Background:
This is a predicted structure of a 127-nucleotide RNA (FMN riboswitch aptamer (RFN element)) from Flexivirga endophytica. Rfam family: FMN riboswitch aptamer (RFN element). Rfam's curators write: The RFN element is a highly conserved domain that is found frequently in the 5'-untranslated regions of prokaryotic mRNAs that encode for flavin mononucleotide (FMN) biosynthesis and transport proteins. The RNAcentral record of the sequence draws on Rfam. Taxonomically the source falls in Flexivirga (Bacteria, Bacillati, Actinomycetes, Micrococcales).
This record gives sequence, C1' cells and structure tokens, in this order.
RNA sequence: ACGUGCUCCGGGGUCGGUGAAAUUCCGAGCCGGCGGUGAUAGUCCGCGACCCGGUUGCCAGUGGCAACCGGUUGACCUGGUGGAACUCCAGGACCGACGGUUAAAGUCCGGAUGGGAGGCAGCACGA
Repeated sequence: ACGUGCUCCGGGGUCGGUGAAAUUCCGAGCCGGCGGUGAUAGUCCGCGACCCGGUUGCCAGUGGCAACCGGUUGACCUGGUGGAACUCCAGGACCGACGGUUAAAGUCCGGAUGGGAGGCAGCACGA
C1' cells in the first nucleotide's frame, strides 16, 4: 500500500421597516453536504438525503420497517492571469425539496439525538 471487521466523525445561514398578525411581504444581509475534475466549484460531471413507483423479506394488518432496483430532483456569464481554471482574481448574476405557521419561508418550527454520500480519523485481523 491492499482487503475485511469494528469504533468515531460526517449541514450552514438575520436585522430593520410596514402591519392586528410576517425571521414568510418590502429593504439590506447571511449560508452552501459528499466524490471527481492538468488548477481550489452552491451553478461542470456524478452521488447522498427528501419525494414517487416496483420487487423480496419481516412484523402483524385498509398499515409499518428493512434491503435492492427504477424515476423525478435548482442555478453562470464576462474579462484577466496561466501550460492548464464555467473551480483562482476582478465584476455582474442566479439557485435552494416536503409539512407547519394569526401573513406567502434557502435562513423559524418539524420529520432529524434520524439518515447519508463519504472521511490523509483510529484500532484490530489477514494473506
């Protein structure tokens, strides 16, 4: 270094104004999982979660749980540097599931003390 097992880690973000009521509207902010990519990514490629459907099994029952498979799943341009950058620098943009809420949510509450892509985190064993 490789394989197997176990343990651990593994999502962030507000103030003001109006109003009977808004962290949801208006104004100005702030935030950005995981792997890859000759060069560093919320916006390139892929994955995870959420949602929908199917198969199998279990629990016992108009249902629930687990595994697997399939489907859906948002958004970027210009200039510069350079061998190389939609990833850096400069400038200007854009996106953000579902349910709830006395008024409409990326930012509040909730499923979630969950799950998970993964991890130059650790330990043990192996040929």